This is a predicted structure of a 76-nucleotide RNA (transfer RNA) from a Candidatus Limnocylindria bacterium. RNAcentral holds the sequence, with entries from ENA and MGnify. The coordinates come from a structure-prediction model, not an experiment, and the mean pLDDT is 81. RNAcentral records the identical sequence in 3 taxa. It matches the Rfam family "tRNA". The organism belongs to Candidatus Limnocylindria, within Bacteria.
[in-house]
RNA sequence: ACGGCGGUAGCUCAACUGGCAGAGCAACGGUCUCCAAAACCGUAGGUUGAGAGUUCGAGUCUCUCCCGCCGUGCCA
Numbered sequence: 001a002c003g004g005c006g007g008u009a010g011c012u013c014a015a016c017u018g019g020c021a022g023a024g025c026a027a028c029g030g031u032c033u034c035c036a037a038a039a040c041c042g043u044a045g046g047u048u049g050a051g052a053g054u055u056c057g058a059g060u061c062u063c064u065c066c067c068g069c070c071g072u073g074c075c076a
Stems, first nucleotide, its partner, number of pairs: 001072007010025004019056001027043005049065005
């Protein structure tokens, strides 16, 4: 330099053919308990890496850029 994959909640990951952004864990509150843990119930938590475009509508499609991983190559 080129090609491929990925970036979504604090963490690990979903989200179908473009049509309400979700789960588990963690956190917080409650029930239970002498207290705690476990279990159960509930609550909160999001500029979907950044910007632009297409569209009635974008996590999803297109373009540019940034970051990570894998592969191929060039120079010294």